[in-house]
Context: one part of a larger RNA
RNA sequence: UUGGGCCUAAAGCGUCCGUAGCCGACUUGAUAAGUUCCUUGUGAAAUUGUUGCGCUCAACGUAACGAAUGGCAAGGAAAACUGUCUUGUUAGGGAUCGGGAGGGGACUGAGGUAUUCCUUGGGAAGCGGUAAAAUGUUUUAAUCCUUGGAAGACCACCUGUGGUGAAGACGUCAGUCUAGAACGAAUCCGACGGUGAUGGACGAAAGCUGGGGGAGCGAACCGGAUUAGAUACCCGAGUAGUCCCAGCUGUAAACUCUGCGAACUAUGUGUCGCGUUUCCUCAGAGGACACGCGGUGCCGUAGCGAAGGUGUUAAGUUCGCCGCCUGGGAAGUAUAGUCGCAAGACCGAAACUU
Numbered sequence: 001u002u003g004g005g006c007c008u009a010a011a012g013c014g015u016c017c018g019u020a021g022c023c024g025a026c027u028u029g030a031u032a033a034g035u036u037c038c039u040u041g042u043g044a045a046a047u048u049g050u051u052g053c054g055c056u057c058a059a060c061g062u063a064a065c066g067a068a069u070g071g072c073a074a075g076g077a078a079a080a081c082u083g084u085c086u087u088g089u090u091a092g093g094g095a096u097c098g099g100g101a102g103g104g105g106a107c108u109g110a111g112g113u114a115u116u117c118c119u120u121g122g123g124a125a126g127c128g129g130u131a132a133a134a135u136g137u138u139u140u141a142a143u144c145c146u147u148g149g150a151a152g153a154c155c156a157c158c159u160g161u162g163g164u165g166a167a168g169a170c171g172u173c174a175g176u177c178u179a180g181a182a183c184g185a186a187u188c189c190g191a192c193g194g195u196g197a198u199g200g201a202c203g204a205a206a207g208c209u210g211g212g213g214g215a216g217c218g219a220a221c222c223g224g225a226u227u228a229g230a231u232a233c234c235c236g237a238g239u240a241g242u243c244c245c246a247g248c249u250g251u252a253a254a255c256u257c258u259g260c261g262a263a264c265u266a267u268g269u270g271u272c273g274c275g276u277u278u279c280c281u282c283a284g285a286g287g288a289c290a291c292g293c294g295g296u297g298c299c300g301u302a303g304c305g306a307a308g309g310u311g312u313u314a315a316g317u318u319c320g321c322c323g324c325c326u327g328g329g330a331a332g333u334a335u336a337g338u339c340g341c342a343a344g345a346c347c348g349a350a351a352c353u354u
Base pairs, nucleotide, nucleotide: 004325005324006323007308008307012322014202015201016200017199021195022194023193025089026088029085030084031083033082034081035078036077037076038075039074040073041072042071048066049065050064051063052062053061054060092192093189094188095187096185097184098183104178105177106176107175108174109173110172111155112154115151116150117149118148121145122144126137127136163170164169207248208247209246210245211244212243216242217241222236223235224234259321260320261319262318263317264316268298269297270296271295272294273293274292275291276290278288279287280286303310304309327354328353329352337346338345339344
């Protein structure tokens, strides 16, 4: 609940695709379902209004005539708007073509430094670690220098409020396959669109199942310190895990704490991509100026806002659609259900209390 909201007070689903539904550009004609008007019928009584009458008056009762009656049905009229059918159009949307940009994705191959371990030679007493130490390691030769090798993980500098992606996320190099966006051309289709309940797909880290792998790091665990204690912070070790393949899980401060789409509403200034013009040029796929479109930042006007702030990337002015909120706690708990191997996830109260 005919009301107000969702950046920070409660509240935007983690993200996208998409079914039903809802909403939808300009234009011709038709129709008349919605819509508007007229007429007719119906719309009980009580109630209510007016005028009488009856109780001594009144309240009250009663009679006649009115009013009102959401609405329903039938007939007729109108044709702007909505709907339906139809004609065409191109500004939305899509396709095509062109040259560019990009850590977008999947797979294959190659490389780089470092680390640890093994090994060769040298060397000889410490090394390591800390605020200080100790545990640890070392004459079975460590640390350190050096030769050769192995393994796994990662990808310094470039690196940038820079790029790409729906989000999660993505960073050595080359190749193969593959997806999307921007710009330009104005060739084609001609509203094919927007949103999206249910549903589907993707979805960091941790975790789970099976099989590999295991260098470094490192929950747990074990020592050493510190301390009144120290189930910690610091130190030495170290298992799961971190990595790969196949499956599951489906959650995060999954954040811009800001749903998606469209239109309109001051400037200024960076930067990335494409295009056009002019200038410079070592003539290069080079550099610079200006403009257009698209992305991404900063400042800021009007406006908005409780303020912080926001401000053409809106939290301004409007429209369409979806999701969500309604004091705090109990509680994201209980119960039922669905999903999951489990952990648990999704959905989600109440009593009571304040």
A computed fold for a 354-nucleotide part of an RNA from an archaeon, annotated as small-subunit ribosomal RNA, central domain. The coordinates come from a structure-prediction model, not an experiment, and the mean pLDDT is 87. It matches the Rfam family "Archaeal small subunit ribosomal RNA". The literature on the family includes a 2001 paper in Science by Yusupov et al., "Crystal structure of the ribosome at 5.5 A resolution". Rfam links the family to the GO terms ribosome and structural constituent of ribosome. Clan: SSU clan.